The prediction has a mean pLDDT of 78.
A computed fold for an 89-nucleotide RNA, annotated as SAH (S-adenosyl-L-homocysteine) riboswitch aptamer.
Its Rfam family is "SAH (S-adenosyl-L-homocysteine) riboswitch aptamer". On this family, see Wang et al., Mol Cell 2008: "Riboswitches that sense S-adenosylhomocysteine and activate genes involved in coenzyme recycling". Rfam links the family to the GO terms regulation of gene expression and S-adenosylhomocysteine metabolic process.
It was read from a public genome assembly, where an Rfam model found it.
The model forms 100% of the base pairs in the Rfam consensus.
RNA sequence: CCUGUCGAGGGGCGCUGCACGUGGGCCCGCGAUCGAGCGGCCCUACCCAGGCUCGACAGGCGAUCACGCAGCAACGGCGCCCGGACCCC
Numbered sequence: 001c002c003u004g005u006c007g008a009g010g011g012g013c014g015c016u017g018c019a020c021g022u023g024g025g026c027c028c029g030c031g032a033u034c035g036a037g038c039g040g041c042c043c044u045a046c047c048c049a050g051g052c053u054c055g056a057c058a059g060g061c062g063a064u065c066a067c068g069c070a071g072c073a074a075c076g077g078c079g080c081c082c083g084g085a086c087c088c089c
Stems, first nucleotide, its partner, number of pairs: 001060009010082006018051001021046005027040004050075001
């Protein structure tokens, strides 16, 4: 650094919907031919507002430097509601 899982960032209901994912379809390529299948692009339906950040664990890659102590988050479409803290009246 990447992947996966888990946790945290207070919670609930409703709405829209990009990406991801799943299904279907057109076209193109691979597949000797038919064909299963795979890949690319586009369209469409469904799903969809923790996909982000921080941390833990596991695995992989990279590096040859590190380390230790202390402190600490920042963000997340729209509407409604609940909860907590602080301040003012």